[in-house]
Molecule: RNase P RNA; transfer RNA
Organism: Zoogloeaceae bacterium
RNA sequence: GAAGUCCGCCAGGCAGCCGCUGUGCAUUUUAGUGCAUGGAGGAAAGUCCGGGCCCCGCAGAGCAGGAUGCCGGCUAACGGCCGGGCGCAGCAAGCCGCAAGGCCCAAGGCGACGGAAAGUGGAACAGAAAGCAGACCGCCGAUGGCCCCGCGAGGGGAUCAGGCAAGGGUGAAACGGCGGGGUAAGAGCCCACCGCAGUCCGUGGCAACACGGCUGGCACGCUAAACCCCAUCCGGGGCAAGGCCAAAUAGGGAAGCGAUGGCGCUGCUCGCGCCGCUUCCGGGUAGGCUGCUAGAGCGUCGCGGUAACGCGCCGCCCAGAGGAAUGGCUGCCGGGCAGCUUCGGCUGCCUUACAGAACCCGGCUUAUCGGCGGACUUCCAAU
RNA sequence: GGUGCGGUAGCAAAGCGGUUAUGCUCUGGACUGCAAAUCCAGCUAGGUGGGUUCGACUCCCUCCCGCACCU
Numbered sequence: 001g002a003a004g005u006c007c008g009c010c011a012g013g014c015a016g017c018c019g020c021u022g023u024g025c026a027u028u029u030u031a032g033u034g035c036a037u038g039g040a041g042g043a044a045a046g047u048c049c050g051g052g053c054c055c056c057g058c059a060g061a062g063c064a065g066g067a068u069g070c071c072g073g074c075u076a077a078c079g080g081c082c083g084g085g086c087g088c089a090g091c092a093a094g095c096c097g098c099a100a101g102g103c104c105c106a107a108g109g110c111g112a113c114g115g116a117a118a119g120u121g122g123a124a125c126a127g128a129a130a131g132c133a134g135a136c137c138g139c140c141g142a143u144g145g146c147c148c149c150g151c152g153a154g155g156g157g158a159u160c161a162g163g164c165a166a167g168g169g170u171g172a173a174a175c176g177g178c179g180g181g182g183u184a185a186g187a188g189c190c191c192a193c194c195g196c197a198g199u200c201c202g203u204g205g206c207a208a209c210a211c212g213g214c215u216g217g218c219a220c221g222c223u224a225a226a227c228c229c230c231a232u233c234c235g236g237g238g239c240a241a242g243g244c245c246a247a248a249u250a251g252g253g254a255a256g257c258g259a260u261g262g263c264g265c266u267g268c269u270c271g272c273g274c275c276g277c278u279u280c281c282g283g284g285u286a287g288g289c290u291g292c293u294a295g296a297g298c299g300u301c302g303c304g305g306u307a308a309c310g311c312g313c314c315g316c317c318c319a320g321a322g323g324a325a326u327g328g329c330u331g332c333c334g335g336g337c338a339g340c341u342u343c344g345g346c347u348g349c350c351u352u353a354c355a356g357a358a359c360c361c362g363g364c365u366u367a368u369c370g371g372c373g374g375a376c377u378u379c380c381a382a383u
Numbered sequence: 384g385g386u387g388c389g390g391u392a393g394c395a396a397a398g399c400g401g402u403u404a405u406g407c408u409c410u411g412g413a414c415u416g417c418a419a420a421u422c423c424a425g426c427u428a429g430g431u432g433g434g435u436u437c438g439a440c441u442c443c444c445u446c447c448c449g450c451a452c453c454u
Base pairs, nucleotide, nucleotide: 001379002378003377004376005375006374007373008372009371010370012333013332014331015330016329017328018327020039021038022037023036024035025034026033027032041354045365046364048363049362050361051360052359053238054237055236056235065234066233067232068231069230070084071083072082073081074080085113086111087110088109094103095102096101114229115228119227120226121223122222136168137167138164139163140162143161144160146157147156148155149154176194177193179191180190181189195218196216197215198214200213201212202211203210204209242290243289244288245287252281253280254279255278256277257276261275262274263273264272265271297316298315299314301312302311303310304309334351335350336349337348338347339346340345384453385452386451387450388449389448390447393407394406395405401437409425410424411423412422413421430446432444433443434442
């Protein structure tokens, strides 16, 4: 310097004019006016997770149900984040090849990555056989039988019994791979290498795990985003939670007053109930206030940590609306695109994306015009 | 603002890890003088994008759309 990958940040700036809205002060014509000051986001979105807060429930423990799941760390918590392990895919570079392509594969990407030797289930079609399997084509037919030749010893042939699983074929998947030995033909039957397994041993690591050794001829195929098992976590609901104030009308309760009255049970007596007025009380509706924005808050610096993150000092206050404000115009600067160029610039156009708080916060996911910065890897050149 | 449920042909609607039923509609044919009815045959389906699995409409995740309830 080029290419690639990843991470972080910004989301035009200033001024003027006209508007909307919260708060404070002043004023007064009680509804405004004036002044000062604040006024959307990185996702405010989806509501997919987690927490704060509030109400209800609750002796304790368990069942049911749900979620999570390699290891270590961070955190208020998480299904999130950071670091590591293992696995998978694979671009550039490199190697092989005429090519198609193959091998290897940096930084980086992806992984719901506990358990299939606890149990139950599933695998259509095809195929001989789909799980303690099996023989269609095929190979063999050493052994026993059959046929031919031979006086005989013996030789030859077909494949009835039977043996085999190397090769073909089916399938997503067929019970280690490759080479050699061995055999009638074959086969971990035997051997070397590779793979695999082990409650084994050693070394490194907190651990996941890695490396080396030893042992074992190989058993234990796939599926748990099938039931299930194991471990850990979770009480339910949500600001329309919840709290306070509180009309009109209707109804409730208490006290008092009053005709000693009316009605009903009841024909009569007693008794009981209902009916009037006044005052007071309480619940609750409309409505209003609150919860409501000072917080796991933001910024500079320092320290610890690989990092996520934590700690400390100092400074700052940064929307709180309620059918719901946060907007518009103009000028200058900046930026982008296109054209022309005498490479100095000039002209024209645009200034645009996604979107918009509704109790708050940490994440994830999704949408998004464009711009800036940093880190890592590979290659080239120079020293 | 919050909570719950759903999405399968033009319409309605079922089921399930292994070729998506069925009814109405539509198209063609048969029957008929022509139609209707009936009979036969056929066309048109999993909201989007991923993942798990040999295999997904079904199981899991994301997004989109619709419905219902709570003041």